[in-house]
Context: one part of a larger RNA
């Protein structure tokens, strides 16, 4: 000098864009943060119409589907099963989406809801009866897939891959609608995209005042297990494997893109944003599922907290706000789904503390303003003085202007594209489908520019420093005292170094100090 997620002191006009729990991965009151589909299923309260019968209506709950594995938060652990880069998978998976081929036939038994009867303080739960499905099961068919076997071709470093054949095993569900080959769903396969699993090499901290480490350890054979290779696991066999190019142990640490600095090489660093990994009160475990060993799912154990009728139960903010604590220190218990994106749905739409916005903080960066021109009797006052004057100083007053920002009023570009509805036109043989296109109407939480009007210099300057380094000095007070200080050093009676005043210098809505990096 540059920099910071900073803090502290003094001061503080406006706006834009960013950014804000770095410490206790300490504890948490309260609200919200994941639902949706009635065009899968049965049932159906309130309410409305009706004298009634009945009709409309459709909440909550239940079965079922999809989602809940994303999105959001944090960096505790982890020094390598992480991450980065380049490969491999002849050892693999993939719901939704796209594409291609083929299909959807016939049956069955339950169960929740519901009704009835109980148990319990509650959480919740038991028994009996009975009902539906795109829930579950059985059979048929088999384009095909899978498996054993047989045969064949290609080809590689290496057939477990590919082709053909016999046999065996394995499918399906309906909905909407007047009407379905046609729309939406369903089943079996092939391919794709994207996403993931596994694996190889290289790179990626400190300590040798850590030198030896290892028994599923290293390899083999056979099996189990997995989507898949593998001591991943198991039985048996062999005795191996790693290490001075640092094994093992200890300490520290999320990694990268990047960021700061620097001419660079380097050094330091990894906050916000993006990618990856890991974590979800602590430890362990599996279930469901295409996908989890699952933040707001489950079970077990533990600590903590809460409720209790003492028998027993409940909970997990490292989501958004908020609270206590500790700390030098870090914000609102705000608005909205209008936009973007996500989930579900045929759609309308619903949900979304993702997100978009507003609020708070000079925390940072950037921009603007605090006036402009004239004005000498060089006014008054202040300070200094050699008492002549000098300086503050064109500074003020005074005269003439302007109108940024702020204030008041008006106005409303833009963020809105769509979607839906109504009605036209066109294309796809047909269609309840798809696409293109016109008109009208419909959607803004929040913000609101440029512009116009009013008013009037009015509301808007401080902080640090002045011995040298280092830009800028005089007077008074003090008297090795009080104090200053980054280093050198000042202060013991004439202090340009302490304190004050005047004056000057620097920066400026900031200026200094402290901490840290280069």
């Nucleotide at each position: 000098g540059a920099a910071u997620g900073a803090a502290c002191g003094u001061u503080g006009g406006c706006g834009g864009c960013a950014u804000g729990g770095a410490u206790u991965a300490g504890g948490c009151a309260u609200g919200c943060a994941a639902g949706u589909c009635g065009a899968g299923g049965g049932a159906g309260a309130a309410c409305c119409c009706g004298c009634a019968a009945g009709g409309g209506g459709g909440a909550c709950a239940c079965c079922g589907g999809c989602g809940a594995a994303c999105g959001g938060g944090g960096u505790a652990g982890g020094a390598a099963u992480a991450c980065a880069u380049a490969g491999g998978u002849a050892a693999c998976g993939u719901a939704c989406c796209c594409u291609c081929a083929g299909g959807a036939c016939g049956g069955g038994g339950a169960u929740a809801g519901c009704c009835a009867a109980g148990g319990g303080a509650a959480a919740c739960u038991u028994u009996g009866g009975g009902u539906a499905a795109u829930a579950c099961c059985c059979g048929a068919u088999g384009u095909g897939a899978u498996g054993u076997c047989a045969g064949g071709a290609u080809g590689u470093g290496a057939a477990u891959g590919c082709c053909u054949g016999c046999c065996a095993u394995c499918a399906a569900a309906g909905g909407u609608g007047a009407g379905a080959u046609u729309c939406c769903a369903c089943c079996u396969g092939g391919g794709g995209a994207g996403c993931g699993g596994c694996u190889u090499a290289u790179g990626c901290a400190u300590c040798a005042u850590u030198a030896g480490c290892u028994u599923g350890u290293u390899g083999g054979c056979g099996g189990g297990g997995u989507a898949a290779c593998g001591g991943c696991c198991c039985a048996c066999c062999a005795a191996g494997g790693c290490u001075g190019c640092g094994a093992u142990g200890a300490u520290u640490a999320g990694g990268g893109g990047g960021u700061g600095u620097g001419a660079g090489a380097g050094c330091a660093u990894g906050g916000c944003c993006c990618c990856c990994a890991c974590c979800a009160c602590u430890g362990g475990c599996a279930c469901u599922g295409a996908g989890a060993c699952a933040c707001u799912g489950g079970c077990c154990a533990g600590a903590c907290a809460c409720c209790u009728a003492c028998g027993g139960g409940u909970g997990g903010c490292u989501g958004c706000a908020g609270u206590c604590g500790a700390g030098a220190a870090u914000c609102u218990u705000c608005g909205g789904c209008a936009a973007u994106g996500g989930g579900c749905g045929a759609a309308a739409g619903c949900c979304u503390g993702a997100c978009c916005g507003a609020g708070c903080g000079a925390u940072g960066c950037c921009g603007c303003g605090u006036g402009c021109g004239g004005g000498a009797u060089g006014a008054a006052g202040g300070u200094c003085u050699u008492c002549g004057g000098a300086u503050u100083g064109u500074a003020a007053a005074c005269c003439g202007c302007u109108g940024u920002c702020g204030g008041a009023g008006g106005g409303g570009a833009u963020g809105a594209a769509g979607u839906g509805u109504a009605u036209g036109g066109g294309a796809g043989c047909a269609a309840u489908c798809u696409c293109c296109u016109g008109u009208a109407u419909u959607u803004g939480a929040c913000a609101g520019a440029g512009c116009c009007u009013c008013g009037g210099a009015g509301g808007a300057a401080g902080c640090a420093c002045g011995g040298g380094c280092u830009a800028a000095g005089u007077u008074c007070g003090u008297g090795c005292c009080a104090g200053c200080a980054g280093c050198c050093g000042c202060g013991g009676u004439a202090a340009u170094a302490c304190g004050a005043a005047c004056u000057g210098u620097g920066c400026a809505a900031a200026c200094g100090u402290u901490a840290u990096u280069c």